[in-house]
A computed fold for a 263-nucleotide RNA from a Dehalococcoidia bacterium, annotated as Bacterial large signal recognition particle RNA. NCBI's taxonomy places the organism under Bacteria, Bacillati, Chloroflexota, Dehalococcoidia.
RNA sequence: UCGUGCUAGACGGGGAGCUAGCGGUGCCCUGUACCCGCAAUCCGCUCUAGCGGGGUUGAAUUCCUGCCCGAGGGCUGCCGUUUGGGGACUGCUCCUGCAAGGUGGCGUUGACGAUCUGGUCCCGCGCGGCGGAACGCCUCGAACCUGGUCAGGUCCGGAAGGAAGCAGCCAUAAGAGGAUGCUUCCGGGUGCCGCGGGUUCACCGGAUCAGAGUCAACUUGCAACGAGUAAGCCCGGGUGACAGUUCGACGGCAGGUGCACGG
Numbered sequence: 001u002c003g004u005g006c007u008a009g010a011c012g013g014g015g016a017g018c019u020a021g022c023g024g025u026g027c028c029c030u031g032u033a034c035c036c037g038c039a040a041u042c043c044g045c046u047c048u049a050g051c052g053g054g055g056u057u058g059a060a061u062u063c064c065u066g067c068c069c070g071a072g073g074g075c076u077g078c079c080g081u082u083u084g085g086g087g088a089c090u091g092c093u094c095c096u097g098c099a100a101g102g103u104g105g106c107g108u109u110g111a112c113g114a115u116c117u118g119g120u121c122c123c124g125c126g127c128g129g130c131g132g133a134a135c136g137c138c139u140c141g142a143a144c145c146u147g148g149u150c151a152g153g154u155c156c157g158g159a160a161g162g163a164a165g166c167a168g169c170c171a172u173a174a175g176a177g178g179a180u181g182c183u184u185c186c187g188g189g190u191g192c193c194g195c196g197g198g199u200u201c202a203c204c205g206g207a208u209c210a211g212a213g214u215c216a217a218c219u220u221g222c223a224a225c226g227a228g229u230a231a232g233c234c235c236g237g238g239u240g241a242c243a244g245u246u247c248g249a250c251g252g253c254a255g256g257u258g259c260a261c262g263g
Stems, first nucleotide, its partner, number of pairs: 001263006009057003012030004020046005034054005063256006072247006079240008089232002091229004096223004101219003104215003113209008121198006127191002130187005135181002137178004146171004154163003
C1' cells in the first nucleotide's frame, strides 16, 4: 500500500413537560434515517442510565471530538394590542338637602309675614234629586163555581101572575198593562244645597295690620348617604415587536480512531 474477514460503533436528532435523575411511549420542531414486544390513573433503568429478542452495515463521505452557522422551542424584562374579573381609593352620572350669584316668574294695581275668618276634609240633622216598592187614577179582565139586568127557552099556576136562570150587555174580584202623583216607605260612589259641630297640618280665598322683596322652574356652588359606570387603579389570559438568557436539529470546516490473515 492492496485484498479478504471480524470487532467497537452506527441504523435519526432536538425542545418543553413528567422524573430524585436518565431514557422511552405521548405533544411540538426539524427531517426521512431497521423490525417485533412493553409503556402516562405510565414502562424500563441507576451518573456505565430504556429493557428483552432479531436483522443490516461496519473503520470511514457513514463512527467520535472540537469550532462555526442556525430552523425551532423555553424563560425573563419592557412596550403595543386585545380580552376576562375586581370594585375599598381618585374620577364621571343620577337621587337628596342647603345657599342664593346668574336667567326667569311674581311684586307699591302691595311681595313675604302676623291675626281673624270662609271653603276644600270629617260627623250629625234636614231638604232636594235618582232608583225601587206600596197606595191612588185609567184600561183590559171570570163559559160555570162574582154581582145587576136577564131575550130565548125551562118550571109552578085554570088564569092572573110568580120562580130559578143560560147566552148577551153592564160593572167588578184575583191578576195584567199604561201614563202619572203638593201621598208613604226603603236605598246610595246622589247634590258648586241649608243648618250645627269638628279639624295635627296642608292648599285656595276674604278682611285688617305692616311695608320691599320673594320664589327656587333652569343654571351655579357646597355637603353627606345611596345607586350606577369603570376613564385612572389592581389581578389574570391571548398575541405582536424589541432586548437578554438558555437548550439546540440539519448543515459546513478541522482533527482523531481498531484487530486478524494474505500479497
It matches the Rfam family "Bacterial large signal recognition particle RNA". It is annotated as a non-coding RNA gene. About the family: The signal recognition particle (SRP) is a universally conserved ribonucleoprotein involved in the co-translational targeting of proteins to membranes.